Small-subunit ribosomal RNA, central domain from an Erysipelotrichaceae bacterium, 332 nucleotides, folded computationally. The full RNA is in RNAcentral, with records from SILVA. The prediction has a mean pLDDT of 84.
[in-house]
Context: one part of a larger RNA
This record gives sequence, C1' cells and structure tokens, in this order.
RNA sequence: UUGGGCGUAAAGGGUGCGUAGGCGGUUUAGUAAGUCUAAUGUGAAAUUUCAGGGCUCAACUCUGAACUGCAUUAGAAACUAUUAGACUAGAGUGCAGGAGAGGGCAACGGAAUUCCAUGUGUAGCGGUAAAAUGCGUAGAUAUAUGGAGGAACACCGGUGGCGAAGGCGGUUGCCUGGCCUGUUACUGACGCUGAAGCACGAAAGCGUGGGGAGCAAAUAGGAUUAGAUACCCUAGUAGUCCACGCUGUAAACGAUGAUGGGAUAAAACUCAGUGCUGCAGUUAACGCAAUAAGUAUUCCGCCUGGGGAGUACGCACGCAAGUGUGAAACUC
Repeated sequence: UUGGGCGUAAAGGGUGCGUAGGCGGUUUAGUAAGUCUAAUGUGAAAUUUCAGGGCUCAACUCUGAACUGCAUUAGAAACUAUUAGACUAGAGUGCAGGAGAGGGCAACGGAAUUCCAUGUGUAGCGGUAAAAUGCGUAGAUAUAUGGAGGAACACCGGUGGCGAAGGCGGUUGCCUGGCCUGUUACUGACGCUGAAGCACGAAAGCGUGGGGAGCAAAUAGGAUUAGAUACCCUAGUAGUCCACGCUGUAAACGAUGAUGGGAUAAAACUCAGUGCUGCAGUUAACGCAAUAAGUAUUCCGCCUGGGGAGUACGCACGCAAGUGUGAAACUC
C1' cells in the first nucleotide's frame, strides 16, 4: 500500500456554517466525453511469457503467438456525463395554529448569609470523634427593629422542556434564532456530505477597569500523627460576580460523525420528540435492538504493537500560561 477496522481492545474531529471536490429523484429527445463492439496502423531487435524445434537433458537457438498499450476509422446508445424540455414523492416558501430554563438587553422581587446602628439581656459562644486555635464583660452568642451590600434564585421540578455543541431555571417588558402540527396554495432537484476557511466553544487561567456578601486554591494558626508540606477545625488572599478583550482546551461522553430509504411488538388513527423493556438480526463478549452497535447508500474524520511521546525540532497562533501540527534514535 491493498485490506481490515473506529460503544468498552488503537481509532468519530468539541460543535456548527460553508468553498472546492465527491455523490445525487422521476421522465422525454438529442450528442457521443466515459463505456462497449469491429477493422486498420503501430507497439524495432534482443530480453520476458506461452506453444513448438533441437539435443539424453541443460545451455542454446530458429519458428509462431502474446506484448494486456496508443492512435485512427466505422458503428451501438442501456448506464454515467452533457444539452434542451417536462414532472412533484426530495428540499424550500406561503397560509392557519402550538410548546419551550433557546439567545441578547433592561427593570423589578422575596427568602437566606454577612456587616453596620439601636433596644432587650448575661456569660458564655463556636467547633469536633474528642479538643484546641478563634470570638466574648470594650457586653459576644441569642432575640427584636431599621439600614447597607453582593451573589444565587427554595417549593413548582419531572429518566420534563429548549438549544448545533458548550450549555440554559425568580418575575416582567423589548429585540431575536430555531422547532413542531395542519393545509397542499407556490418554486421545481434548488439536494447530501464537506479538505481548506470562518464562527461558536464548560471550568480554570491572562489583560484593563469595576465589584466583593458567601464560598475558597495559596497562606497562617489549632489538632491528628513516628512525621502530616494532607484528610478535621479556626481564619483567609487570588478567584468566583460585572463590562470589554484574550485563551481554545475537558472523561467537550451516548467514550457511538453526518445523511436518504426499508423493516418488529405493546389496539382509535397520524406526525414530531423522549424513556424503559424486548424479537429478528448483530457482537469476541458485555450488550445494541425503529433514538441500532441490524440491513444497505453517499461523503468527511481517524486507527495500524507497548514504551520513548503528545516529547524533540521546525512552523503557525498567543500578552503569558501554553495550544495546534508532530517525528526519530533506542528499547521490550
């Protein structure tokens, strides 16, 4: 490389949009690029292969064929392609309805924690397996009233919903994307996939400016312990929050890429979704099973023994952290 694979053994890109490319519904007519048939020319000789000759064989050599190719000419028109025309089952639009934590911005709300002020009140509070550090007679904890501020939205809440994925949950308003059902009015293949490319992309992290209640890496102290740079406790800074930029990674998981058709059961029918179970089938097994890992189509991505190594080097991107691409020697 051919091949064989990608739920768990190596292997599905984190997700979408989309360029080139690849693939593509029904039908009529033409063309003849691919395709097929025939003929002619050519494909030097030697070599090579096959069939003979030769010699006891081999070496050898002569004869014939092949040399699977290319070109030209003549034909065929089913399939692919292409040109022209038509269609409506794919795809899309319209009209009438429907559900939703889909996204963005703004405003508002109550519960709770903390803090501040004041009143009541007195010796404890807090914490643990047990303690101690800590807080408290400068009046804490508890309780009541008032105020400040930030963050998150109990119940409803649900193998419920929405979104391409990441993800999304108090209420209201404005702006806005997608989906579903019915109708069959319109367009008439406008489709599928998608290398590059572009966009989005949890948490942590970075830059500038705000904010800071609770929580809490780092850090300090108290315990535990042989030690304890931990687990437990008391404190506590980045951070967590907001705005605008950057980063571009995750067990980014259904560890399962996208797409059209067909095909099993649970009894009114149909469509879209979402769970569980289970037959055929499939699988090394576990299991999957109309939401397939079953049967087939097209396109993309990826894998090829373990370690070395997601390392080195180079290049690109980034403020940095680092990310992307990505070896070899050697070794088992």

Taxonomically the source falls in Erysipelotrichaceae (Bacteria, Bacillota, Erysipelotrichia, Erysipelotrichales).